[in-house]
The RNA shown here (Bacterial RNase P class A) has 320 nucleotides and comes from a Flavobacteriaceae bacterium. The RNAcentral record of the sequence draws on ENA. Its mean pLDDT, the model's own confidence on a scale to 100, is 76.
RNA sequence: CCUGCAGGCCGCCUUAUCGCUCCAAUGACUUAGUUGGGGAGGAAAGUCCGGACACCAUAGGGAAGCAUAGCGGCUAACGGCCGUCGCUCCGAGUAUUCGGGGUAGGACCAGUGCAACAGAAAGAAUGUACAGGUAAUGCUGUAGUGAAAUCAGGUAAACUCUAUGCGGUGAAAUGCCACGUAAACCUGUGCUUGAGGGUUCCCGCCCGAUGCAGGAGGGUAGGCAGAUGGAGCACUUGAGUAAUCAUUUGCCUAGAUAAAUGAUAAGGGCCGUGGUUAUAAACUUCGGUACAGAAUCCGGCUUAUAGGCCUGCUUUUUUU
Numbered sequence: 001c002c003u004g005c006a007g008g009c010c011g012c013c014u015u016a017u018c019g020c021u022c023c024a025a026u027g028a029c030u031u032a033g034u035u036g037g038g039g040a041g042g043a044a045a046g047u048c049c050g051g052a053c054a055c056c057a058u059a060g061g062g063a064a065g066c067a068u069a070g071c072g073g074c075u076a077a078c079g080g081c082c083g084u085c086g087c088u089c090c091g092a093g094u095a096u097u098c099g100g101g102g103u104a105g106g107a108c109c110a111g112u113g114c115a116a117c118a119g120a121a122a123g124a125a126u127g128u129a130c131a132g133g134u135a136a137u138g139c140u141g142u143a144g145u146g147a148a149a150u151c152a153g154g155u156a157a158a159c160u161c162u163a164u165g166c167g168g169u170g171a172a173a174u175g176c177c178a179c180g181u182a183a184a185c186c187u188g189u190g191c192u193u194g195a196g197g198g199u200u201c202c203c204g205c206c207c208g209a210u211g212c213a214g215g216a217g218g219g220u221a222g223g224c225a226g227a228u229g230g231a232g233c234a235c236u237u238g239a240g241u242a243a244u245c246a247u248u249u250g251c252c253u254a255g256a257u258a259a260a261u262g263a264u265a266a267g268g269g270c271c272g273u274g275g276u277u278a279u280a281a282a283c284u285u286c287g288g289u290a291c292a293g294a295a296u297c298c299g300g301c302u303u304a305u306a307g308g309c310c311u312g313c314u315u316u317u318u319u320u
Stems, first nucleotide, its partner, number of pairs: 004313007012268007020039007041291001045302002048300005053170004060203004065166005070084005085105001086103007106161002111159002113155002128143005174225004185215005196207004232251003237246003269289004274284003
């Protein structure tokens, strides 16, 4: 200084001038020019989780590692979402109860570990005080500390165990075209009795002679596809408590490649603030107008965000 809790939505506009990128038409064959049209987000971000897609000589078995954890459902899938039970917190009520928030919520009679204070002692005995008892012994009772004291108990966002899942890489994937000296040169080593290499580890498997390791000076590093019509968007109706699914109609909505989507000026809107005024309206001063920015695509989560709007519940006579 602000003032309940929960959820959802929007997130500047117009004009002029000068530019950028893509598409179509025109144009002299692509290019220049002209005309017309499209051109960032709710998070495009972090790259955390899950998928689509692509490739791999490496994907098998075992071990290790990582992730998840009540129950049911949704989904392409998920560690996400929805519902519900339990536990817990807050509020209301005399109360049964009602409303809202949170929740990593399998297992501690498999093993190991850990535990403040108090207490003699916390899994272990150098056992306290009083009383009783024995051949002897904390052998027995009571007191005392504590959540728990010789049947104990707690703790797994402690190791661990159980169940389930996980091959790796990542659009710089990958395919094609073009260009390039070069299947070049020097040294060493190896050629199936195989150098070297792939895998978290072992076994296994696989690649391997135009090889492998090193060296010197050089060459190339351009284009197309992937790539933007999709788990797509809006809307209608239906099923379902909901997440979500099905369906009617309509729509096409960035595609750059070192990376376009911008800059300047004027006006307006919104918010805050000061003034005139009648605490209004109107006029006016000054300030603010965020976070940020596509890069194969999609579903989530998390984080950032000036300002504004809406809904439900609670409270209040109502508003500030």